A computed fold for a 76-nucleotide RNA from a Planctomycetota bacterium, annotated as transfer RNA.
Taxonomically the source falls in Planctomycetota (Bacteria, Pseudomonadati).
Its Rfam family is "tRNA". Rfam describes the family as follows. Transfer RNA (tRNA) molecules are approximately 80 nucleotides in length. Rfam classes the family as a transfer RNA.
Its mean pLDDT, the model's own confidence on a scale to 100, is 81.
């Protein structure tokens, strides 16, 4: 070099053109408890890897780019 997949909260992970972007862990406040562990309630992404574009609308489609992962392919 050439093909191809993946990029989503602190980690994991769903969503595949339209409802305020599911869910677990983890943080955090609070109930409970002699204290703590567990366990229950709450809050936790105006936001999808960067920048364009296509559409009334994009996390979703299309181009670049940029990290990480695989095949092939030349050189050593």
């Nucleotide at each position: 070099g050439g093909c191809g997949g993946c990029a989503u909260a602190g980690c994991c992970a769903a969503g595949c053109g339209g409802c305020u972007a599911a869910g677990g862990c983890a943080a955090c406040g609070g109930a409970u408890u002699g204290c703590a562990a567990a366990u229950c309630c709450g809050u936790c992404a105006u936001u999808c890897g960067u920048g364009g574009g296509u559409u009334c609308a994009a996390a979703u489609c299309c181009c670049a780019c940029u990290g990480c992962c695989g095949c092939c392919u030349c050189c050593a």